[in-house]
Molecule: small-subunit ribosomal RNA
Organism: uncultured prokaryote
RNA sequence: ACAAGAAGCGUGUAGGCGUGCUAACACAUGCAAGUCGAGCGAGAAUUGGCCCUUCGGGGCCUGAGUAAAGCGGCGAACGGGUGAGUAACACGUGAGUAACGUACCUUCAGGUGGGGGAUAACCACUCGAAAGGGUGGCUAAUACCGCAUAAGACCACAGCAGCGUAAGCUGCAGGGGUCAAAGCCUUCGGGCGCCUGAAGAUCGGCUCGCGGCCCAUUAGGUAGUUGGUGAGGUAACGGCUUACCAAGCCGAAGAUGGGUAGCUGGUCUGAGAGGACGAUCAGCCACACUGGAACUGAGACACGGUCCAGACUCCUACGGGAGGCAGCAGUGGGGAAUAUUGCGCAAUGGGCGAAAGCCUGACGCAGCAACGCCGCGUGUGUGAAGAAGGCCCUCGGGUCGUAAAGCUCUGUUAGGAGGGAAGAAUGCCCGCGUAAGCGGUCCCGACGGUACCACUUUAGAAAGCACCGGCUAACUCCGUGCCAGCAGCCGCGGUAAUACGGAGGGUGCAAGCGUUGUUCGGAAUCAUUGGGCGUAAAGCGCGCGCAGGCGGCAUACUAAGUCUGGUGUGAAAGCCCGGGGCUCAACCUCGGAACUGCACUGGAAACUAGUAAGCUUGAAUACGAGAGGGGCUCGUGGAAUUCCUGGUGUAGGGGUGAAAUCCGUAGAGAUCAGGAGGAACACCGGUGGCGAAGGCGACGAGCUGGAUCGAUAUUGACGCUGAGGCGCGAAAGCGUGGGGAGCAAACAGGAUUAGAUACCCUGGUAGUCCACGCCGUAAACGAUGUUCACUAGUUGCCGUCCCUCGCUUGGGGCGGUGACGUAGCUAACGCGUUAAGUGAACCGCCUGGGGAGUACGGCCGCAAGGUUAAAACUCAAAGGAAUUGACGGGGACCCGCACAAGCGGUGGAGCAUGUGGUUUAAUUCGAAGCAACGCGAAGAACCUUACCCAGACUUGACAUCCUGCGAACCUCUCGUAAUUGAGAGGGUGCUCUUCGGAGAACGCAGUGACAGGUGCUGCAUGGCUGUCGUCAGCUCGUGUCGUGAGAUGUUCGGUUAAGUCCGGUAACGAGCGCAACCCUUGUCCCUAGUUGCCACCAGUUCGGCUGAGCACUCUAGGGAGACUGCCGAUGCAAGUCGGAGGAAGGUGGGGAUUGACGUCAAGUCCUCAUGGCCCUUACGUCUGGGGCUACACACGUGCUACAAUGGUCGGUACAAAGGGUCGCGAAGCCGCGAGGUGGAGCCAAUCCCAAAAAGCCGGCCUCAGUUCGGAUUGCAGUCUGCAACUCGACUGCAUGAAGUCGGAAUCGCUAGUAAUCGUGGAUCAGCAUGCCACGGUGAAACGUUCCCGGGCGUUGUACACACCGCCCGUGCAGGCGAUUUACGCCGAAUUCUGGAACAAAACCGCGGCGGUCUUUUUUUU
Repeated sequence: ACAAGAAGCGUGUAGGCGUGCUAACACAUGCAAGUCGAGCGAGAAUUGGCCCUUCGGGGCCUGAGUAAAGCGGCGAACGGGUGAGUAACACGUGAGUAACGUACCUUCAGGUGGGGGAUAACCACUCGAAAGGGUGGCUAAUACCGCAUAAGACCACAGCAGCGUAAGCUGCAGGGGUCAAAGCCUUCGGGCGCCUGAAGAUCGGCUCGCGGCCCAUUAGGUAGUUGGUGAGGUAACGGCUUACCAAGCCGAAGAUGGGUAGCUGGUCUGAGAGGACGAUCAGCCACACUGGAACUGAGACACGGUCCAGACUCCUACGGGAGGCAGCAGUGGGGAAUAUUGCGCAAUGGGCGAAAGCCUGACGCAGCAACGCCGCGUGUGUGAAGAAGGCCCUCGGGUCGUAAAGCUCUGUUAGGAGGGAAGAAUGCCCGCGUAAGCGGUCCCGACGGUACCACUUUAGAAAGCACCGGCUAACUCCGUGCCAGCAGCCGCGGUAAUACGGAGGGUGCAAGCGUUGUUCGGAAUCAUUGGGCGUAAAGCGCGCGCAGGCGGCAUACUAAGUCUGGUGUGAAAGCCCGGGGCUCAACCUCGGAACUGCACUGGAAACUAGUAAGCUUGAAUACGAGAGGGGCUCGUGGAAUUCCUGGUGUAGGGGUGAAAUCCGUAGAGAUCAGGAGGAACACCGGUGGCGAAGGCGACGAGCUGGAUCGAUAUUGACGCUGAGGCGCGAAAGCGUGGGGAGCAAACAGGAUUAGAUACCCUGGUAGUCCACGCCGUAAACGAUGUUCACUAGUUGCCGUCCCUCGCUUGGGGCGGUGACGUAGCUAACGCGUUAAGUGAACCGCCUGGGGAGUACGGCCGCAAGGUUAAAACUCAAAGGAAUUGACGGGGACCCGCACAAGCGGUGGAGCAUGUGGUUUAAUUCGAAGCAACGCGAAGAACCUUACCCAGACUUGACAUCCUGCGAACCUCUCGUAAUUGAGAGGGUGCUCUUCGGAGAACGCAGUGACAGGUGCUGCAUGGCUGUCGUCAGCUCGUGUCGUGAGAUGUUCGGUUAAGUCCGGUAACGAGCGCAACCCUUGUCCCUAGUUGCCACCAGUUCGGCUGAGCACUCUAGGGAGACUGCCGAUGCAAGUCGGAGGAAGGUGGGGAUUGACGUCAAGUCCUCAUGGCCCUUACGUCUGGGGCUACACACGUGCUACAAUGGUCGGUACAAAGGGUCGCGAAGCCGCGAGGUGGAGCCAAUCCCAAAAAGCCGGCCUCAGUUCGGAUUGCAGUCUGCAACUCGACUGCAUGAAGUCGGAAUCGCUAGUAAUCGUGGAUCAGCAUGCCACGGUGAAACGUUCCCGGGCGUUGUACACACCGCCCGUGCAGGCGAUUUACGCCGAAUUCUGGAACAAAACCGCGGCGGUCUUUUUUUU
């Protein structure tokens, strides 16, 4: 996407044509097979009429020769139903019957004479509940039976002819035997029947070829079985049956067995080939409650017949009987599910009949069901105020939408009323005709007053279902918040869901629509058409070989395959094409084509096949030659290990990362000599050799297989492959017996470890070795079956041969074994004459992952186990190759205070500060490894402040709009903890003005829109920031390569701090980064010279103080300078090393703006902005107080120390960079001091802060908890500020804690750096040990193995949330299933083991007898 005998759900106007039980489950009721009086005998009743009567009734006529029943004939074997069985000659198709039958029908021939005896019905009696009988008596026939006749048929005998390969068949003639019959009607013309025979037609029986399901985990089956002879039987052949004889017959081309199934025409699907199915219709078969059986008959082993048995149901008087819907309706039941107990024989067809006619649930119709197909309608046109309303919205609008309303038109269908078919021709009767038939007349319609036709009325009565994330046509809002739910696959839903639910809108179909189940397709996903097997699933471990398949060159014949012509058949229906009929269509009908098949027949002879006779190229054999760890048996050898004996000798040895177990003073290990025994064969040794594979390695001998090369000869296709089968087959393992040096599962001990049933060590048994016998598997691998042919090359090695001598790298042939590589192939990797290329032949194997190479069964095995080999269930993947990353206790290179080498710290103490924790009414919030923790906070007493307590306000502390009043505002009093509040007084401004007022700003009051929120979400966001990392990287365009992801460029060789530069290069260029450009510092020059400077001159209160000057310092503007520029070495170059010059040398030092693509859902909604959500007399706002400062504890960052390189006292020297008017504040004076007073100077190169400190000089201290250290505490003060209680800083006096250099661990620093010393600034009323700046003094350091981090190649990967990954096993918990489960005793098989005995191979010893081969030779060894 499509189909349907469908079903469930919701929905539905009316039709046409079709279709419509799953339990072959059980069935109430009715109907479904009768008919014939022209075969026969007999023959009622109701009714009506008449008569008689004993009034009970009887008789006659009618009804009527009717009904019902019977004898007889025909039919009932058809028609109708169902698909249980059946894997079969059941079906299909084509043949055969010389092996057969056929009622009724047709044709032909011949007959139909004459007799007989019964029996139903009926009557009588009688049994029984019934069903049903019994006995006796009467009677008929087209019922039954003899006899006659016999054209003919049949039977046996036997002759001739023809046909046939034959068994045999046919025809003709002969004599012998056997065998028939029925009547009825009549218009008297005849008609219908009957008997015999022959023929036809029809319908059957039987036989055969071929065809169509699954399982080999069904491999052997079969005794009437296979055949023969005789007999019987049948319509007929036949083991169909039987007696005897023989031992056959079927089977891997699948017997037998099991499962499933009616078969076919056809139906559905598909491009086809196919696949699935076998409803309706048609052909065949089978069945009729289940099983069996025959009778009758032309036909049955019989759906509505019989008999028997069984089950079930029913009746019964319990004695006994009856029944068979898989006929049509119908009922129960089952089920997801399938209809009326209808009408009619009018038509078609069937049975009977001479016929009328009767019968017919066949059939024709109607009813029910959208179950399917087909057609029709539910209106048409116009209509913008784009109505109302709904939905959305960026609030402008958009959309439903010309849709509706309104106006107009039409009338299909439904409604009303009217007309109204075709389907009807036969047939009876009449006439004509010999008849077929013709003409006339009459009768017959279930459907149905239906179809159809015309009239009439109103837009009136008539639309739903599914879907809208992608596939797949169709989008928004609200609700919900991993909930509820959806889902065909992928997957949606965790607060902005086009995926859930609703709505609006849209899309698709439409009287239907969607879902579910089934089938085919897509699926080349069982591959004939049309697949594969190196690594994805898949080559048997290897060979030999029966069957089978396939097979070289050339000739002749045949004609099985093959090709072609013809004939028959391939039912009809269906499909297809063309006509026709229902208004169209569905549907029906006519004609054609087709039915790809089968059979017969004529022809062709290329190919395949067969037969005959050949060929030599495939294959094989003979001869010669060499190569080789090919195999088997026997023997020999040396090195080494171990053990034993002896000697020397003394304390260790051994083993490991380090040890220990272990051996050793009873003498080890070491060393020397001798001996024993077993196993394995160093060097040679090599992508070297041999073998089919497994595999094979000291040396010698014997036996033996194969391959190769060379040159001739022989055979003459003898070949290739190979299901089953047979053989070989590493290691381990098993059995028996030997052997046992070393090694070594198991085991023991020692270590390691959290544990260590391991890795390491010390020991050590099976085993490893031999013989014989099993096992039969391996990553048995080239993960590549065997054989043959063809298709570029280059270069090694092995064997052998030839040519040339060119002589060890000359050229070539054959065979083998490697490396690279073209075409081609491949998903890629790769393969590539040793194919995974191109072809041919044959075999094996595969079909998603797991379950599982498992279970069961079979076979094999002593066992272990092997082989063959499923399913349930479960998952949506499993897998291959390659790519980019990331990662690795992988490898290569490089860098970094990364390590190392150093210096100084932290971790210990006290304090400061931040954090956690705890506490609290609150201890506001955030930050969390590096990259949170002296962080946001460049400064919490109030404020800040977001927290807590308490008190207040509600359009609000703040913004805009509206209304009213008032200018604003200021002062005072009362009151409160404060905010709030109460009262009094003052005051009238500015602009415009028509003088009424209006307006602006401001204040108060009111109303509602709104304000407000440091409330939540940094995982909805913007912006900003941290980090990797100032690491050297990150990319693009075009081109090229690759199927593609991607690669190339960016890799490589150098070099650099650098993807910096150079060279090379399928790349060439470019961008963001690097660098440079900027500032500062270091040198010089120019310009300028106050507030800076002072060399020269002068003055001087000795202070650049003044004059003078601008040389210098300095200041601040502008320039110069450094560029690997020069020289040497080296290098292709880039560059590197050294040197010169220079203040400075290789980015000179430092810094800033600067931080690539990106990572961490990193941080921040509490800077700000902002979506959504939340609060709105409070989560907003104001105020007072408190808290953020708490304190058993833990951590981070710092300060001060522990002292003599020090402390303290006195003296004395030298900075830089800053700040200053709400400010810095000098001198002077007061105070021990913090400070106070003072107010000069300074808006600053001018004045002030401001004293620099370490340093230097001198004195004291002398190693102590100190003259170190300063915490803590007390008292007294200073300053800021409304206010220092919680909770500031500082001063003085007093106090004088811990601490004597700090465990594990850990941090910073590479030069003016660390260390050390002081100075300034921001914030700020006040408050720094923090932060940001400044200068002074001023060190040490071999190097890149390791730790950490990073960069670039490379490699592995089962990772991609990317190793903080992935993932395995066990245990536990919950659920389900299965199994087992009290105690004791006896105890089989089996398993393990001790002892004993017996037998026996190899082997060893002794003795004996042969065979064969080879060589040499002569007669023996």